[in-house]
Molecule: transfer RNA
Organism: Methanobacteriota archaeon
RNA sequence: GCCUGGGUGGGGUAAUGGUCAUCCUAAGGGAUUGUGGUUCCCUCGAUCUGGGUUCGAUUCCCGGUCCAGGCC
Numbered sequence: 001g002c003c004u005g006g007g008u009g010g011g012g013u014a015a016u017g018g019u020c021a022u023c024c025u026a027a028g029g030g031a032u033u034g035u036g037g038u039u040c041c042c043u044c045g046a047u048c049u050g051g052g053u054u055c056g057a058u059u060c061c062c063g064g065u066c067c068a069g070g071c072c
Base pairs, nucleotide, nucleotide: 001071002070003069004068005067006066007065010025011024012023018055027043028042029041030040031039048064049063050062051061052060
């Protein structure tokens, strides 16, 4: 340099064009308990970035950027 795949809450993960973006964990609060742990309930918090297509984009297209793999 070229090719392929990927970037989503603090961490991990799902979402083949239409909701309130899913679930687990972490954190905060509550119930239970003599205390703690377990269990249950609630809250919190995310689509890498700039454009394009579309009535509508996490999703499709182009550029940039970062990560992983391959070729030379």